[in-house]
Context: one part of a larger RNA
RNA sequence: GGCAAUUGGUGGAUGCCUUGGCAUACACAGGCGAUGAAGGACGUGGCACGCUGCGAUAAGCGUCGGCGAGUUGUGAGCAAACUUUGACCCGACGAUUUCCGAAUGGGGAAACCCAUCCUCACUAUUAAAUCUUGCGCCCGAGCAAUCGGGAUCAGGGUUUAAUAGGAAGGAUAUCACUUUGCUGAAUAAAAUAGGCUUAGUGAAGCGAACCCGGGGAACUGAAACAUCUCAGUACCCGGAGGAAAAGACAUCAACCGAGAUUCCGUUAGUAGUGGCGAGCGAACGCGGACCAGGCCAGUGCCAGUAAAUUCGUUAGCAGAAGCUAUUGGAAAGUAGCGCCGUAGCGGGUGAUAGCCCCGUAUGCGAAAACAACUUUACUGGACUCGAGUAGGGCGGGACACGUGUAAUCCUGUCUGAACAUGGGGGGACCACCCUCCAAGCCUAAAUACUCGUGUAUGACCGAUAGUGAACUAGUACCGUGAGGGAAAGGUGAAAAGCACCCCGAUUAGGGGAGUGAAACAGUACCUGAAACCGGUUGCCU
Numbered sequence: 001g002g003c004a005a006u007u008g009g010u011g012g013a014u015g016c017c018u019u020g021g022c023a024u025a026c027a028c029a030g031g032c033g034a035u036g037a038a039g040g041a042c043g044u045g046g047c048a049c050g051c052u053g054c055g056a057u058a059a060g061c062g063u064c065g066g067c068g069a070g071u072u073g074u075g076a077g078c079a080a081a082c083u084u085u086g087a088c089c090c091g092a093c094g095a096u097u098u099c100c101g102a103a104u105g106g107g108g109a110a111a112c113c114c115a116u117c118c119u120c121a122c123u124a125u126u127a128a129a130u131c132u133u134g135c136g137c138c139c140g141a142g143c144a145a146u147c148g149g150g151a152u153c154a155g156g157g158u159u160u161a162a163u164a165g166g167a168a169g170g171a172u173a174u175c176a177c178u179u180u181g182c183u184g185a186a187u188a189a190a191a192u193a194g195g196c197u198u199a200g201u202g203a204a205g206c207g208a209a210c211c212c213g214g215g216g217a218a219c220u221g222a223a224a225c226a227u228c229u230c231a232g233u234a235c236c237c238g239g240a241g242g243a244a245a246a247g248a249c250a251u252c253a254a255c256c257g258a259g260a261u262u263c264c265g266u267u268a269g270u271a272g273u274g275g276c277g278a279g280c281g282a283a284c285g286c287g288g289a290c291c292a293g294g295c296c297a298g299u300g301c302c303a304g305u306a307a308a309u310u311c312g313u314u315a316g317c318a319g320a321a322g323c324u325a326u327u328g329g330a331a332a333g334u335a336g337c338g339c340c341g342u343a344g345c346g347g348g349u350g351a352u353a354g355c356c357c358c359g360u361a362u363g364c365g366a367a368a369a370c371a372a373c374u375u376u377a378c379u380g381g382a383c384u385c386g387a388g389u390a391g392g393g394c395g396g397g398a399c400a401c402g403u404g405u406a407a408u409c410c411u412g413u414c415u416g417a418a419c420a421u422g423g424g425g426g427g428a429c430c431a432c433c434c435u436c437c438a439a440g441c442c443u444a445a446a447u448a449c450u451c452g453u454g455u456a457u458g459a460c461c462g463a464u465a466g467u468g469a470a471c472u473a474g475u476a477c478c479g480u481g482a483g484g485g486a487a488a489g490g491u492g493a494a495a496a497g498c499a500c501c502c503c504g505a506u507u508a509g510g511g512g513a514g515u516g517a518a519a520c521a522g523u524a525c526c527u528g529a530a531a532c533c534g535g536u537u538g539c540c541u
Stems, first nucleotide, its partner, number of pairs: 001540009015526001016490002020461002022458007029450002031206002039100003042055003046078002050074002061094006070082003105114003115172005122165013137150005174203005181196003210241001211239005221228001225275001251258002262289005272280002293442003296386001298383001301381008310372001312370003316364003322337005338355002340344001346358003391415008401427001422437005477484002497525001500512004
């Protein structure tokens, strides 16, 4: 040095586990905000670093309910306290709620700086009024004690007014509409527009998707590319609601008839459209989901408020039935004999428990707040049938339909009817026929979505997986910034977390002792693979 066996170190795979995720279904909710939101900064604890909670009343204050023995979050410990006169905790409603932020008194490099006006409480000074105490003075009554009245001086109390101080509270942005007053052109007067101003009401900002409207690409495909496609998509802007939009036929159909809108299946990749390329792509009809019709001067409709009734949501309550022996550290295991079940879903307890605990089936419950149904009463609001319309010319756009034979719908521009004896449509156009009544308004349900709440479930994951995040995670860290973005779970049933002794410079580390079922479970902690690095023994060289 090699080989083999064995024993260690290192390392953290694997196994087992789950506090966290993912997905689906059902129900709820679908908004918050000038009464200051979302999101933050800074504070706040006896000792207090992060998180959580809260706001100078600061891990909290009050009231009303629930519960019933412990409590002062994570988070141990010490200290100090609270609590059957009901704490802690849970629910409802209130109070407080610094500063920034739409941020709104002005400014600003967010969490800071600088103001103006008003109000009340307080303090000081001055003035006035009034009450009272005291000394002396004057007048009157009285023998006296004393009593009554007047002016002045000193002190005290109350009220009012003015000034000053500093503290606290409030108001002061913009725009729109309504409103008050003062002004005020073109234009002589007046008026109007406009300007300034008083008061009131509202808006603003944030939020995951869904919805409606205004704008609106390109890569790409066409095997190049220009019409075309991608696509009215992405994106930007405006607006609204819990849904939105649409909606009660100037609709279809075809000589038979149907009867608002929306959504699904089919019709159908059909008819069409298309450098007739790539592609795009209906409708009638049929089958379903859901069904609802009303109004324009009214016995009607819409909205709001109040009361009553009922149900529900936001805490909760009751809730059956098992013992012994045995193995073991521990019984829920095993053995024996029972019991309950409208409850043998599930979880926990020192191993695997229907009967130990929490629960489960089932039944019950609200002082307060909220939401909904129904009924009644009251209050308010709207407004007379649709002309610069239909149609036409030019230019565009939408319709499955690219200008085409191109009907139909919308309109930038120029025009421009009829009036139910009328008008629109039936895919150029005309006639006949059929059908409907535009140019006013409202309308639930079936439909779309999920930032979120609750319940349930999973041939979903199990720590390189599942969310980026099971842990101080959008943290640490990187970047000027937009932005990018980790790693990191497991002692044990219980800390019983090794008193005491020894070695040691050492609070390192180790050896005893002790705890424990186990310490090769010692907080570098379950199991502890391999690579890699040692020790020992044997054999070979």